Context: one part of a larger RNA
Formats: sequence, structure tokens, C1' cells
RNA sequence: GAUUGAACGCUGGCGGCAAGCCUAACACAUGCAAGUUGAGCGGCAGCGAAAAGAAAGCUUGCUUUCUUUGUCGGCGAGCAGCGAACGGGUGAGUAAUAUCUGGGAAUCUACCUUUAAGAGGGGGACAACCACUAGAAAUGGUGGCUAAUACCGCAUAAUGUUGAAAAACCAAAGUGGGGGAUCUUUUAAUAUAGACCUCAUGCUUUUAGAUGAGCCCAGAUGAGAUUAGCUUGAUGGUAAGGUAAUGGCUUACCAUGGCAACGAUCUCUAGCUGGUCUGAGAGGACAAACAGCCACACUGGAACUGAGACACGGUCCAGACUCUUACGGGAGGCAGCAGUGGGGAAUAUUGCACAAUGGGCGAAAGCCUGAUGCAGCUAUGCCGCGUGUAUGAAGAAGGCCUUAGGGUUGUAAAGUACUUUCAGCGGGGAAGAAAAAUAAAAAGUUAAUACCUUUUUUUUGUGACGUUACCCGAAGAAGAAGCACCGGCUAACUCCGUGCCAGCAGCCGCGGUAAUACGGAGGGUGCUAGCGUUAAUC
Repeated sequence: GAUUGAACGCUGGCGGCAAGCCUAACACAUGCAAGUUGAGCGGCAGCGAAAAGAAAGCUUGCUUUCUUUGUCGGCGAGCAGCGAACGGGUGAGUAAUAUCUGGGAAUCUACCUUUAAGAGGGGGACAACCACUAGAAAUGGUGGCUAAUACCGCAUAAUGUUGAAAAACCAAAGUGGGGGAUCUUUUAAUAUAGACCUCAUGCUUUUAGAUGAGCCCAGAUGAGAUUAGCUUGAUGGUAAGGUAAUGGCUUACCAUGGCAACGAUCUCUAGCUGGUCUGAGAGGACAAACAGCCACACUGGAACUGAGACACGGUCCAGACUCUUACGGGAGGCAGCAGUGGGGAAUAUUGCACAAUGGGCGAAAGCCUGAUGCAGCUAUGCCGCGUGUAUGAAGAAGGCCUUAGGGUUGUAAAGUACUUUCAGCGGGGAAGAAAAAUAAAAAGUUAAUACCUUUUUUUUGUGACGUUACCCGAAGAAGAAGCACCGGCUAACUCCGUGCCAGCAGCCGCGGUAAUACGGAGGGUGCUAGCGUUAAUC
């Protein structure tokens, strides 16, 4: 000199953009942070509609009340599907099972795109519900009924799996919309429901891809030798098991290897990288914010489900802690967003909205989303703007200095003439909005002018921010400057007080009676909504 996630002191007008527990991976009250689907299912607690019945009122055919009916819109709880493995947080552990760069072969991959086929025919349950019942609660137990895209056989089976071949083996589910004939159901006849046709979506096996993930190898990636030897599944082989997959990954047997001064082992420290800071560079330091990877979720261990977890807001076991209890037993996990206590020099609101972007579910409408978008707080940083402009010598008054003549503060002020940024007041006012929905037309599909999909057009219409940005108007210099320094380094000097005292100080050093170095004043210098100090890095 540059820099900082800074803090402290004094001071403080506005805006934009960013950043904001670096310490206790300490403990947490409260609320929210992962749901969704009725176009998979049985149902119907609550709300609304409709129908039927009853009662009351009278305006004599509607008004109110009550009851019933899942018939309709829907829907609490339940079964079932998908999601919950993403997104969000933190850096404790980890010096290599990590990360970075470059290679590799023995793998899996839900949803999505794509290829080739299929989707036949049956069965038995369990919730919800009902009855009884245990318990203070959490939570159950027994018996009975029932549906499905839940579950299980049978059939079918290849370019799938196993295999050298022969051969053997493996699956499924429907739902919703529309329909002219014909047939079935039921009826006196319609209607209804179905067969049948068709569209959409879903289901099963399979091909290729995309995406994501797992595995292996090499090199690089801190310090210490006041750590020199380390290792027994240890190193390799055979066989088997296990895995999606290779492999001592595991086991049995056999051999005796393997690593190490090019630093093994041990100890200390540490998430790694793109990057950031500094520097002419080489290098050094750092790993906040943003992005990629990894690890963790009260501590330790374990598996289940699943395409994917050994799972932050899942389960089980053990432990510590907290809460609760009828003492038998139960409940909990903010390193999600806010917030509280504590620690600390120190770090924010228990805010608004799903309008946009993105994610989950859904055919869609939509619902959910503390992701995200915004707002609030903080000069924490960077950037921009303002605190007025011009004129004004009687060089006013006052202050300070003085050789008492004057000098200086100083065009500074006052005065005169203007301007009105920003803030405040009033008015206007974009963009962020694309969609979605309604109606019509055309095309595709089809037996079809239904339905559905796509395109075009029409109408309607969605904003948290928001008293938005921006523009206009009125008023009036009106509301807006400090901090540090002035002996040398280092830009800037005099007077008074003090008298080796009080004090200053980054280094040299000042102060013991004329201190430009202490304290005050006047003046000056530097930077400026900041200025200094401290800490830290180059």
C1' cells in the first nucleotide's frame, strides 16, 4: 500500500447492489418447513344440492323446521399409488472408503424418449366399519362383514434369464370420455347396465437411449523422525458364498507373503475443488458469500421398505439429556425458516406471497412448497447522489496572534440574485403476465359432424413486492458533516497551561519553567457519510 463474513471509539442525510453466529456439531418453548391423487377402491363423519315423507304458517302453492336417502357436488378417517433418497442446513468426522485431473470394465437406473410383443381365465384375504374388550395415556386385543390399479395361483413366453447346446424358467390392471346398427340383462314398452366399436391414460415383458448412481487404476493433494519399523484376512492362489457388479468383500484349504528413509506405522492439524486476497511475476495466505463433490443429522449400532437410503422432519436396539405419568408405562431430537436461553468483541424478523422461477402429486382445475420471490433490521462492504449556486470588502463584528503598525480566520459570514437534486406532501403511472378458463374455426384421430388432442382467433382474466420504478405539480436554502492528524519518517504552527509531574508513543523518542511531541485554544493538513484504532493476510 492492498484486503476483510470483521469488532471497538466518535459521528451519521438518501438510494442501488451484495453480505450478515467466524464462538457452544451447546440446549431448545412456540408456529410453520412434504404432500398429493375420488379419472385406483370400499365408503360417508362434516358441508352443500336434489328427491321423498311429516309438522307448522298462511299470501293455497310456496316459506320455515324436522326426518330419511351416497342419488349428485364433494370429502374427515381408511386401503392403494406416486413423492417423501429432491429441495434446505451444517462442516463434527475424514490426510484418504474423500477431493481434483486423466484413464478403465465386471454393473444397476423410478419417472422420460424409443423398439418389439402382450394385456386370457380364476381365487382367498386385510383395513375402514360393527360388536365386545385392556389401558391414566400412548397404544392396542378378540370376533364378524367388505372393495380395489392391494395380494396370490393357473395359462401364455422370446431377440428376455440360465446354459456350450439341448432344454428349463419368468408377467400383467384397470380407469375415464364418446358412439350408429346388432345382441344380452330387465320390463307391458322405454329407460338402466353390459357385450361390441373407438379415443385417452394406465399395466406387463422387452430393445436402444438419456439421466443418475455404484466399482477399479494412476498421478496430485498438510505438519512432525524429539514417531523406524508396521501387518495375520495380513499378501497371493484354489473353491464356495455374497453383491446390481469386480474383488479377502466373507468363509474353508494351501503358500508366505505385503508395506517402508521416494518416509511405512504412529501423533497433531484439516472437509476437498472451481475459486478469493495479495504480488510485476514466481510464490504466499485463505476456503465466508456463489457453484461442483464428499460427510453428518442428540451419541453409538443395525437393518427394513424401495429404482434409489442403511434414510435430517422413517423404524428398531443401547446410551446421555428433557418432558409426562394414575408409577405399571409413555413422548422428544431446529447442523430446515423465524425465534429463545447460553457462549462471545460480534452477526438480523417468531414478516408477506405462491404473482414469477423451480419442485412433488394430479387428466386437469388445482393443492402443497420458510425452495424461491419479496419486504424488515445492520454504514458490514462496494458504488452513486446530496448537504446548495452565483455575487458579495465596510476586508463588518467576534475569536486568535502581534514588533501594537497590523496580520489571520476571510468571500468566509451578513446582504443581494437564483436553483430545487434527494428527503417530506399531493397527483399520475409502466414492466415483471407467460399461462389457465370461455367460445368459434381448421387439422389430426375415428365408422362418426361425438369425445379427445394440436394450431389459430375471440372474450374474460391472474402481482406478494406496492404508498413499486418512473413522470408531473406546489412550497421553501429550506431537513442533511464529521473524524483523525500537524517533532522526523509524513501533508500540516503558533499561543496559553503543565514542569521527568500529568501525560504521549508505530519506530526514533518527547516532558526536569520559554514543550511546533503532554492538555486546551486559534490556525492548518488529510480523508469524507464516514474517519480513526485494534485484529488478521499478502

About this RNA: Small-subunit ribosomal RNA, 5' domain from Buchnera aphidicola (Nipponaphis monzeni), 538 nucleotides, folded computationally. The RNAcentral record of the full RNA draws on SILVA. Rfam family: Bacterial small subunit ribosomal RNA. Model confidence (mean pLDDT): 87 of 100. The organism belongs to Buchnera aphidicola, within Bacteria.